[in-house]
Molecule: transfer RNA
Organism: archaeon
């Protein structure tokens, strides 16, 4: 330098092909119930610029372009 894959709450992850309205789940956190107390269990709550910017569209996590970060493969120089 060329090609491919990945990036979504503090952490992990689904959704992306075939665009659809308030982005789902688990762990963790907080509160409540329960308990003599704690754990477990049950209920609830908070927490998301969907890597960044731009474009297309009535509508973008999803499609297109550029860039950033990470990973894999190939090539070039030495």
């Nucleotide at each position: 330098g060329g090609g491919c894959c990945c990036g979504u709450g503090g952490c992990c992850u689904a959704g992306u092909a075939u665009g659809g309205a308030u982005a789902g789940g688990g762990c963790g956190g907080c509160g409540g119930c329960c308990u003599g107390c704690g754990g477990a269990g049950c209920c609830g709550c908070a927490a998301g610029u969907c890597g960044a910017g731009g474009g297309u569209u009535c509508a973008a996590a999803u499609c297109c372009c550029u860039c950033c970060g990470g990973g894999c493969c190939c090539g070039c120089c030495a």